The prediction has a mean pLDDT of 85. This is a predicted structure of a 486-nucleotide part of an RNA (small-subunit ribosomal RNA, 5' domain) from an uncultured bacterium.
[in-house]
Context: one part of a larger RNA
RNA sequence: GGAUGAACGCUGGCGGUAUGCCUUACACAUGCAAGUCGUACGGAAAUCAAAUUUAUUUGAUUUUAGUGGCGGACGGGUGAGUAACACGUGAGAAUUUGCCUUUAGGAGGGGGACAACAUUUCGAAAGAUUUGCUAAAACCCCAUAUGCCCUCGGGUGAAACAGAGUAAUCUGCCUAAAGAGAAGCUCGCGCCUGAUUAGCUAGUUGGUAGGGUAAUGGCCUACCAAGGCGACGAUCAGUAGCUGGUCUGAGAGGAUGAUCAGCCACACUGGAACUGAGACACGGUCCAGACUCCUACGGGAGGCAGCAGUGAGGAAUUUUCUGCAAUGGGCGAAAGCCUGACAGAGCAAUACCGCGUGAGGGAUGAAAGCUUACUGAGUUGUAAACCUCUUUUUUCAAGGAAGAAGAUCUGACGUUACUUGAAGAAUAAGCAUCGGCUAACUCCGUGCCAGCAGCCGCGGUAAGACGGAGGAUGCAAGUGUUAUCC
Numbered sequence: 001g002g003a004u005g006a007a008c009g010c011u012g013g014c015g016g017u018a019u020g021c022c023u024u025a026c027a028c029a030u031g032c033a034a035g036u037c038g039u040a041c042g043g044a045a046a047u048c049a050a051a052u053u054u055a056u057u058u059g060a061u062u063u064u065a066g067u068g069g070c071g072g073a074c075g076g077g078u079g080a081g082u083a084a085c086a087c088g089u090g091a092g093a094a095u096u097u098g099c100c101u102u103u104a105g106g107a108g109g110g111g112g113a114c115a116a117c118a119u120u121u122c123g124a125a126a127g128a129u130u131u132g133c134u135a136a137a138a139c140c141c142c143a144u145a146u147g148c149c150c151u152c153g154g155g156u157g158a159a160a161c162a163g164a165g166u167a168a169u170c171u172g173c174c175u176a177a178a179g180a181g182a183a184g185c186u187c188g189c190g191c192c193u194g195a196u197u198a199g200c201u202a203g204u205u206g207g208u209a210g211g212g213u214a215a216u217g218g219c220c221u222a223c224c225a226a227g228g229c230g231a232c233g234a235u236c237a238g239u240a241g242c243u244g245g246u247c248u249g250a251g252a253g254g255a256u257g258a259u260c261a262g263c264c265a266c267a268c269u270g271g272a273a274c275u276g277a278g279a280c281a282c283g284g285u286c287c288a289g290a291c292u293c294c295u296a297c298g299g300g301a302g303g304c305a306g307c308a309g310u311g312a313g314g315a316a317u318u319u320u321c322u323g324c325a326a327u328g329g330g331c332g333a334a335a336g337c338c339u340g341a342c343a344g345a346g347c348a349a350u351a352c353c354g355c356g357u358g359a360g361g362g363a364u365g366a367a368a369g370c371u372u373a374c375u376g377a378g379u380u381g382u383a384a385a386c387c388u389c390u391u392u393u394u395u396c397a398a399g400g401a402a403g404a405a406g407a408u409c410u411g412a413c414g415u416u417a418c419u420u421g422a423a424g425a426a427u428a429a430g431c432a433u434c435g436g437c438u439a440a441c442u443c444c445g446u447g448c449c450a451g452c453a454g455c456c457g458c459g460g461u462a463a464g465a466c467g468g469a470g471g472a473u474g475c476a477a478g479u480g481u482u483a484u485c486c
Base pairs, nucleotide, nucleotide: 001486002485003484004483006482007481008480009479010478013355014354015353016352017351018350019348020347021313026311027310028309030308031307032306035070036069037068040067041066043064044063045062046061047060048059049058050057051056052055077266078265079264087190088189089188090187091186092185095183096182097181100179101178102177103176104175105174106173108142109141110140111139117132118131121128122127147156148155149154162171163170164169192238193237194236199229200228201227204226205225206224207223208222209221210220211219241263242262243261244260245256246255247254248253268289269288270287271286272285291302292301293300294299319345321344322343323342327341328339329338330337331336358389359388360387361386368380369379370378371377372376394423395422396421397420398419399418403413430475431474432473433472434471435456436455437454441470442469443468444467445466451458452457
């Protein structure tokens, strides 16, 4: 000198664009953050219409608890752990893949349940339970087969002809092949510090056989062999999410990893599996633990490292806001519903950028202040007053978008941006420094005191270095200090 997710002191007019718990992965009140589908299914309730047997039936519409389907593995958060094939990069073979695209073929026959509902019991509750009825694209069996296994003989494995529609047809179901995208796995190289850590290792290293997995493999088991790693730093210990990038620097390098993007890991702590195409699952399940809450003391409930917000910690970090209008996502045939993703608004000079706080004239060089070699002069200083203008800003009023794709309709932002008119210099300047480094000097006070200080150093009676004043210099809605990096 540059930089910062900064903080603190003094000060503070506006706009645009960004950014905003770096500390306790500390504990969390409250609300919201993942639902959707009645064109899969049987009910229930309400309304309407028709029919008649006058209290029933049929049909339509709306709402929906339950069964069922798809989605809750995405999106959002955090960086605790991890020195590792975690990440980066480049290769590879022994794999899987819901939805989507393309191609080919198919859907034959049959069966039994369980919710809801009604009913019984227990319980404070959470909830559990008995008996009975019922539907399906829920479940099961038989058949069939381009597939798979295979000794080429054989073995094995599907489906919902369902929903909507007058129909055409549309949407779905099963199998196989291919694609796209996604995921798992293996390897080469790169990847912090310490030797005041030198030896480490028995599933350890390899083989055979088997198990297991979507798949290779000591991944696991049995047996056999005795290997494997290490001064080119193993092991141990400490620290740390990695990268694209960011800051600095002429570069080489050094430091760093907020925001944005890719990958990884985690979800109160530890462990486990289930379901599923995909999880060993943030707002799922089970077990254990700590903590908090409810309780009729028998037993239950919970998990903000989602968005807001609270307490605590801290030098320090925002609203319990608006909207699904746009983009994107889930479900749905669609209308649509959901979406604290996202789009916006609010707060903060936190940062960067832009604008303003007036312009021209104006000497009796006014008054006043300060200084002085005090009847005088210098300086503040064209500064003020005064005259003539302007209206960026400000206030008020009127008009008023784009963002909407998609013929109509649809805008949270938005009393927006922007435009026009009116008023009136009106609403708007501070902070630090002035001994040298380093731009800027005098007076008064103080008297090694009070104090200053980044380094050198100032202060003991004439201090350009302390404190005040006048003046000056630098930067400017900021300016200084502190911290950290180059």